[in-house]
Molecule: Fluoride riboswitch aptamer (crcB RNA motif)
Organism: Acidiferrobacter sp. SPIII_3
């Protein structure tokens, strides 16, 4: 790389972990892979939401 099987107590919701809760797929060919825009750019965030670390960037104080 290709091809078969399996997988629900399972799998996913734009980068890591646990915890609680929502939603969402579920014929594994799914869900899911961010937003804007004049296509030159431009913007927020380790969350789907809470919280709790972890790491990475800025400030400031010690």
């Nucleotide at each position: 790389g290709a091809g078969c099987c399996a997988a629900a107590g399972g799998g996913c919701g734009a980068u890591g972990g646990g915890g609680u809760u929502c939603g969402c797929c579920g014929u594994a060919u799914a869900a899911c892979c961010g937003c804007c825009u004049c296509u030159g750019g431009g913007c927020u965030g380790a969350u789907g939401a809470c919280u709790c670390c972890u790491g990475a960037a800025u400030g400031a104080c010690c």